[in-house]
């Protein structure tokens, strides 16, 4: 200097003005109580508060999709079993996951690195389109032989020989189909030929022996010679799992309909018992309770962020210290101006550089987390690989 690979981050900055939400101080205004003076005033303390005023603080890396996974809430639930649903290499990691780390295998790349929904297909059913003869205990289109049989021919010492046909019939090596043809390569073998024999390779079952916690890895022996693929079909295996969601749930609670009391009440909730209190003036009246509007609580300090030492390859833990960073409920977090910093156009200019223009991405909390997924204008930093040139 070209071309990649990976990892971590930032996502707009500063000033001015004007606006918005919670929270907290003051003012103001209502309203209660209590004093203290003669209707009414002061004054104190308390609640409200939609007005002023101040001060803190005020969206994200995704707040998004709501896909998985947990807290947290009500509701159900003696136990155990099936059904449905999901998860699926190994070992770790977490509260827990379909997340993650860290290997193992398979697969792709020259390499750095990357992708795998990666249990079982000799338990059993089912399916492999199109093409091709055949697609699962299959099969002959072209072909290749015809050794045996059979027909024709020639021959003989009459036993037969020996040519020819491709009929019968034998085979699948070679072409062709195809995502896939039922091991692969060589040498025997045959009439051609085949694990038909035999050597080597691969694949598969089973023993043995090393190594790993395991998946699995290395080795070495045997045996049948070869059993095809799909389980994001059905199954089988092992393994996990109650429903529903903060509009969960709870608590005060108008006005209007409605229900129930108006004689009891306490003494732990009932029965016994004891105490205490009423039987009377107002039922067009008083009490009670569910509940709706509505408020209020859940509401935001946590499986929290920083940093530091320690353990662990790594995810993560553990210990110390420090810090509070949004809680709205028609739903705040914005706009408008200036300045420079990237960043893209366009002209001049050999170059350096200089002028004008243009212009900020995806997006937005609504219970709270821990994950996957998905959008994104730009930039910034580390590390790593294979090439080219120079020294």
């Nucleotide at each position: 200097u070209g071309a990649g690979c990976c990892g971590g981050c930032c996502g707009g900055g500063c000033g001015g003005c004007c606006g918005c939400g919670u929270g907290c101080c003051g003012g103001a205004g209502u309203c209660g109580u209590g004093u203290c003076g003669a209707u009414c005033g002061a004054c104190a303390c308390g609640a409200c508060c939609a007005c002023c005023g101040g001060u803190c603080c005020g969206a994200g890396g995704a707040a998004c999709g709501u896909c998985c996974g947990g807290a947290c809430u009500c509701c159900a639930c003696a136990g155990g079993g099936c059904a449905a649903g999901g998860u699926g290499c190994u070992g770790g990691g977490u509260a827990a996951c379909a997340c993650c780390c860290a290997g193992u295998c398979g697969g792709g790349g020259c390499g750095a690195c990357c992708c795998g929904c990666a249990g079982g297909a000799c338990a059993g059913u089912g399916c492999c389109a199109c093409a091709g003869a055949g697609a699962a205990c299959a099969g002959a289109c072209c072909g290749c032989c015809g050794a045996u049989g059979g027909c024709c021919g020639c021959u003989u010492c009459c036993g037969g020989g020996c040519g020819g046909c491709a009929c019968a019939g034998g085979c699948a090596a070679g072409g062709g189909u195809g995502a896939a043809a039922c091991g692969g390569u060589g040498c025997g073998g045959u009439a051609a030929g085949a694990g038909c024999g035999c050597a080597c390779c691969a694949g598969c079952g089973c023993c043995c022996g090393g190594g790993g916690u395991g998946a699995c890895c290395c080795g070495g022996g045997c045996g049948g010679c070869u059993u095809g693929g799909u389980a994001a079909a059905c199954c089988c295996c092992a393994c996990c799992c109650g429903g529903a969601g903060c509009a969960a749930g709870g608590u005060c609670g108008a006005g209007c309909a409605g229900g129930g009391g108006g004689a009891g009440g306490g003494c732990g909730g009932c029965c016994c018992g004891c105490c205490c209190g009423c039987a009377g003036a107002c039922a067009c009246c008083c009490c009670c309770g569910g509940g709706u509007a509505g408020a209020c609580c859940g509401c935001u300090g946590g499986a929290g962020c920083c940093g530091g030492c320690g353990g662990g390859c790594g995810a993560c833990c553990g210990c110390c210290g420090g810090c509070c960073g949004a809680g709205a409920u028609g739903g705040a977090u914005g706009g408008c101006c200036g300045c420079a910093c990237a960043g893209g156009g366009c002209g001049c200019a050999u170059c350096a550089g200089c002028g004008c223009c243009c212009g900020g991405a995806c997006a937005g909390a609504a219970u709270c987390c821990g994950g996957c997924g998905u959008a994104c204008a730009g930039g910034c930093c580390g590390g790593c690989u294979c090439g080219c040139c120079a020294c």
Bacterial RNase P class A from an Acidimicrobiia bacterium, 391 nucleotides, folded computationally. The source organism's lineage runs through Bacteria, Bacillati, Actinomycetota and Acidimicrobiia. Its Rfam family is "Bacterial RNase P class A". Rfam links the family to the GO terms dimeric ribonuclease P complex, tRNA processing and ribonuclease P activity. The gene name in the source record is rnpB.